Context: one part of a larger RNA
RNA sequence: CCCUCGUUCAGGAACUCGGCAACCUAACCCCGUAACUUCGGAAGAAGGGGUGCUCCGUAACGUGUAGGGAUUUACUCCCGAAGCGUUGUGGAGUUGCAAUAAAGAGGCCCAAGCAACUGUUUACUAAAAACACAGGACUCUGCGAAGUCGAACACGACGUAUAGGGUCUGACGCCUGCCCGGUGCCGGAAGGUCAAAGGGAGAGGUUAGCCGCAAGGCGACGCUUCGAGCUCAAGCCCCGGUAAACGGCGGCCGUAACUAUAACGGUCCUAAGGUAGCGAAAUUCCUUGUCGGGUAAGUUCCGACCUGCACGAAUGGCGUAAUGAUUUGGGCGCUGUCUUAACGAGGGGCACUGCGAAUUUGUGGUACCGGUGAAGACGCCGGUUGCCCGUGACUAGACGAAAAGACCCCGUGCACCUUUACUGCACCUUAGUAGUGAGUGUUGCCGUCGUCUGCGCAGGAUAGGUGGGAGGCUUUGAACCCGGGUUUUCGGAUUCGGGGGAGCCAAUGGUGAGAUACCACCCUGACGAUUGCGACGCUCUAACUUCGCCCUCUUAUCGAGGGCAAGGACACUGCUAGGCGGGUAGUUUGACUGGGGCGGUCGCCUCCUAAAGUGUAACGGAGGCGCGCGAAGGUUCGCUCAGGCUGUUUGGAAAUCAGCCUUAGAGUGCAAAAGCAUAAGCGAGCUUGACUGCGAGACUUACAAGUCGAGCAGGUGGGAAACCAGGCUUUAGUGAUCCGGUGGUUCCGCGUGGAAGGGCCAUCGCUCAACGGAUAAAAGGUACGCCGGGGAUAACAGGCUGAUCCUUGCCAAGAGUUCACAUCGACGCAAGGGUUUGGCACCUCGAUGUCGGCUCAUCACAUCCUGGAGCUGUAGCAGGUUCCAAGGGUCCGGCUGUUCGCCGGUUAAAGUGGUACGUGAGCUGGGUUUAGAACGUCGCGAGACAGUUCGGUCUCUAUCUGUCAUGGGCGCAGGAGAUUUGAGUGGAGCUGACCUUAGUACGAGAGGACCGGGUUGGACGCACCUCUAGUGUACGAGUUAUCCCGCCAGGGGUAGCGCUCGGUAGCUAUGUGCGGAAGCGAGAAACGCUGAAAGCAUCUAAGCGUGAAACGCUCCACGAGAUGAGAUCUCCCUAGACGCAAGUCUCUGAAGGCUCCUGGAAGAUGACCAGGUUAAUAGGUCGGGUGUGGAAGCACCGCGAGGUGUGAAGCUUACCGAUACUAAUCAGCCGUGAGG
Repeated sequence: CCCUCGUUCAGGAACUCGGCAACCUAACCCCGUAACUUCGGAAGAAGGGGUGCUCCGUAACGUGUAGGGAUUUACUCCCGAAGCGUUGUGGAGUUGCAAUAAAGAGGCCCAAGCAACUGUUUACUAAAAACACAGGACUCUGCGAAGUCGAACACGACGUAUAGGGUCUGACGCCUGCCCGGUGCCGGAAGGUCAAAGGGAGAGGUUAGCCGCAAGGCGACGCUUCGAGCUCAAGCCCCGGUAAACGGCGGCCGUAACUAUAACGGUCCUAAGGUAGCGAAAUUCCUUGUCGGGUAAGUUCCGACCUGCACGAAUGGCGUAAUGAUUUGGGCGCUGUCUUAACGAGGGGCACUGCGAAUUUGUGGUACCGGUGAAGACGCCGGUUGCCCGUGACUAGACGAAAAGACCCCGUGCACCUUUACUGCACCUUAGUAGUGAGUGUUGCCGUCGUCUGCGCAGGAUAGGUGGGAGGCUUUGAACCCGGGUUUUCGGAUUCGGGGGAGCCAAUGGUGAGAUACCACCCUGACGAUUGCGACGCUCUAACUUCGCCCUCUUAUCGAGGGCAAGGACACUGCUAGGCGGGUAGUUUGACUGGGGCGGUCGCCUCCUAAAGUGUAACGGAGGCGCGCGAAGGUUCGCUCAGGCUGUUUGGAAAUCAGCCUUAGAGUGCAAAAGCAUAAGCGAGCUUGACUGCGAGACUUACAAGUCGAGCAGGUGGGAAACCAGGCUUUAGUGAUCCGGUGGUUCCGCGUGGAAGGGCCAUCGCUCAACGGAUAAAAGGUACGCCGGGGAUAACAGGCUGAUCCUUGCCAAGAGUUCACAUCGACGCAAGGGUUUGGCACCUCGAUGUCGGCUCAUCACAUCCUGGAGCUGUAGCAGGUUCCAAGGGUCCGGCUGUUCGCCGGUUAAAGUGGUACGUGAGCUGGGUUUAGAACGUCGCGAGACAGUUCGGUCUCUAUCUGUCAUGGGCGCAGGAGAUUUGAGUGGAGCUGACCUUAGUACGAGAGGACCGGGUUGGACGCACCUCUAGUGUACGAGUUAUCCCGCCAGGGGUAGCGCUCGGUAGCUAUGUGCGGAAGCGAGAAACGCUGAAAGCAUCUAAGCGUGAAACGCUCCACGAGAUGAGAUCUCCCUAGACGCAAGUCUCUGAAGGCUCCUGGAAGAUGACCAGGUUAAUAGGUCGGGUGUGGAAGCACCGCGAGGUGUGAAGCUUACCGAUACUAAUCAGCCGUGAGG
């Protein structure tokens, strides 16, 4: 010193984020007990009283003697005095400070938030408001249930809608509004879209053959490659419903007879515009809102208000008794939490004995200051200080240890999570097809057969087309009549039946594009039959199914087989196809960037930056492009613009016209630059060179690209011609490769010929705009995170800088009645500082712990107080301002995590800053900043928020430097004992009030001093223990429970020293004493004397004064390792031999010291001090003091507890003194011989 305990004066939460911790309380009995309430509670509410021991009564009960009674005569039963026991109760006594005497044993109350409750949870930082919960609601599920699951089994459930699954809410009470536009879910026989499949119009390839002199063309069957209409489900679109589904629930303007406000009105938008209730709230930013309460003082709290940034009704709203190791505020009690600390106990630490690690470590002979430096040095530079080595302590530094930073950034890292990111897959669903059959009805399509059908006008009239055709039909029944069917252009056509009983039609003619009878082949559409392919419905049974029943294996709810029954070509399963599909999987989610994100940007053109060749960066300064034009191209010929002045009909500033001036001030399709009048500008004529095939040679350039280009060949336009023309005054107007399309082609063509396909030439398809283009196809979260890296890059601190900030100076417009400068000072200018906010990104990311508080400081001075001065718009008092001055001092509370700030009360004053925003190997951990949870808000979501709220592990044995103590060695030219000097260092340094001078100076008064003298305080410091007070586990006494000493008596042990009351020494503060002073020197600002330079003036230049808490002394402490080792006094040592000498040997061993021992108000250990028999050092003893408070024994009194007397008794540690009884016995060692 720490840990765990005990006690504590006065005060009593002043401590602190917070009464954290501790204290108080506590048992049993009795009395008594509020609001509120779900009537159960709240409640042990709260708040009071009693409790030992003794004696005397009394009641009940148990036992049961004597005795009594009964009978079944028994070891019987019943009653029951006495006695004993238990539990109550009444009375009277008695002791102590205290009677549940020890131990064990709720502190309480008031108000609010949240959650109803008891429960559950992050084993190891979160116990909660989170989870659960009864209760409420929605939804799915009819049983082989839904759901879970891996096929089956199985669970659900041996349950059956009062059941089971999912989701939300969360007792109870009062309630739960509006919106169906979006998303989801549910429903919807129409319509749109729509896959595989079906289907096969049509097209291509090939070629026997045909045509052709050839080139070449056409081309059947077959084979083959494509393939349209059409048929076709779910889904989606569409139409509805649904919010206790996901969710959502407005703005502006005006208006009332003070003002304010707006019941009212207008207008816009919406799917609808937030109802009840609540409201600065677990939600309110501004905000410490405003008012009220509580407090001396209230960022918290409670009650209100409503301006709800951003409450709100089962992601439930508002209340609510009870409950809570919950959160918040207040109060009573109580206390060492504190003012402010003290003493004591035990255990560590320290010393000794035994045993005996680890962390860490580049090597270390490891100082301070200033500087420097990769920007904070033990190690570099310059100074200063410093003999060598330990021990005990403390932590300021060693950017200390520990952990390849968890924050931040980076990585074409990882993981997990989400979703309307991308792409798959499972599941689910729909269609086709197979396993898969029969019958029947309706119906679609193709083919075949048959019967029909066909109306413009004209024409006899209903002319389908073409061809044939002069005849055809008719008793196998013509005309005509009646009835029915079909069809219809309403005229008719056609057909069947009955009657009838012999004729009817065509040709001709006419009309017309076409001519009718009859026949043939066909077309359109219809009907019938039929083959095939379907669609829908019904029926069947034999596939298939049966977790229905019966039988058998078999005493078997498994399974299998057989039978019955039920279902049935469905279901189910395979394959194919469409849909849905974070259920699951793999991935993506750009770069630049004065950190990252947000924002902006990303290719091309022009100018400046660009430093007079080219080129040249920045998140430097300015603008454009992603085209246009068949004329805005070519050529030939011609012309000259803008503007101004003057003049001129409408006519104006400006229309057209004329003249003059004018090198360009216009125009040039579009930005700028460079150009252009010889025009590249403006017109007109003719035209297509806006050509084909090339291209010497250059520019540019990493590559890939890009640019210019004479000339040659062909053909062309203009021009008389020379010539010009391969687009446009020039520089932007863009996209590599792959993949694919189209046109051409003398190319290739898998035996040959073709074809398919490819090549080549031309051309088309990319805001691949992140524009040299990762893929055809891609977003987010992580605070649950992980890895690899970075001080290449942020947050803290340092550094550089100093915009901002702070301070000062200069100028002086003005304010100040007058007057710039008592005071203030605009517009401006110049410095300094390095405390703010920043900038930069230089050390540190193989870690430099971050706000505030506590503790402990230290420095600066731009001074808050105190001190000294000048000026004043200084009368005095009190001030203002400036100069000097850093010695000392510089408060306690309320609120808040706060720094800060506000408030209360004081003060001489309540200074400003630096020190890693000093100080976490010193403490704390309230804030911030992990993991849990909630609110508001944002987000579809995962999640997020310099928004809020509740909760939430602070490690380290000190090696070096440093600091505080304390020793050992050696030195200090012999040794020793004392006494000192003081180089140097440190400490101290504050100030009020009162009295007096003096109610004086001053002042009209009110008021009211300087200077000087005295007294007494506060805070601070040192010392001490006489007093006061605390402690005092070695003193005394009381007392409970229990054990022991055989019992009584008297003692002892244990229970925190058992508890309690006192207390000596010592140690202490709250107690007592003392301190700051006074004085000297030198001197700051300032004030002066004399006095020149400069005949004056001048405090200065020479000289001389005055002058402050600052400086040096004076006061206190350390101090000669002051290696510069000082001084003074006293004490001690005066042998021999050998050797040239160094030295060796023999004697000798002083003064003094040490060991050792007894001890200590000295002490970790060393050390220091008092002593060691010639002795009072300790113990003992004796005496005294002090404390306690009246011992034991005996006697007496009392029934007894107990009391009284003997007697101020007994006991009494550490105190004072005396006394050798005991122990300091005996002894050993060091130190020498006269000193370079």

Large-subunit ribosomal RNA, half B from an Acidobacteriota bacterium, 1236 nucleotides, folded computationally. Rfam family: Bacterial large subunit ribosomal RNA. The sequence was found in a public genome assembly. Its mean pLDDT, the model's own confidence on a scale to 100, is 86.